RNA sequence: CUCUCAUCACGAUUGGCAGAGGGAUACGGCCCGAUGAAGCCUGGCAACCCACCAGCAGCGACGCUGGCAGGGUGCAAAGUCCGGCGAGACGCAGAUCAGCGUCGCGCAAGAUGAGGG
Numbered sequence: 001c002u003c004u005c006a007u008c009a010c011g012a013u014u015g016g017c018a019g020a021g022g023g024a025u026a027c028g029g030c031c032c033g034a035u036g037a038a039g040c041c042u043g044g045c046a047a048c049c050c051a052c053c054a055g056c057a058g059c060g061a062c063g064c065u066g067g068c069a070g071g072g073u074g075c076a077a078a079g080u081c082c083g084g085c086g087a088g089a090c091g092c093a094g095a096u097c098a099g100c101g102u103c104g105c106g107c108a109a110g111a112u113g114a115g116g117g
Stems, first nucleotide, its partner, number of pairs: 001117008015041003021032003027083003044075002048072003052067005080109001084107003088103005
């Protein structure tokens, strides 16, 4: 870099250092930030993988369910902050021109994990 699968609901620093940016990237929007951004430390959340424990099925490697939170990741404003495509419901506007808004659904894109190339 690419392919496959799963998830994108909930949850989580009132601390210390630091000192102006940040919301993955570019652009636009909309926000957060000196009542302290990023980053680091500490603590936390979660339970994808490993380990461990219990149960079930089974005997071929191994599988399924639940637990735990030791290890590896991850996460910690707003839906994945919003933006693309498709079909739809509702509301508003308009009457020759196909507009605006809201909502959920599917796809795409992205993020994270696990496995493969």
SAM riboswitch aptamer (S box leader) from a Ktedonobacterales bacterium, 117 nucleotides, folded computationally. The organism belongs to Ktedonobacterales, within Bacteria. It was read from a public genome assembly, where an Rfam model found it. It matches the Rfam family "SAM riboswitch aptamer (S box leader)". Its family is annotated with regulation of gene expression in the Gene Ontology. The model forms 97% of the base pairs in the Rfam consensus. The coordinates come from a structure-prediction model, not an experiment, and the mean pLDDT is 77.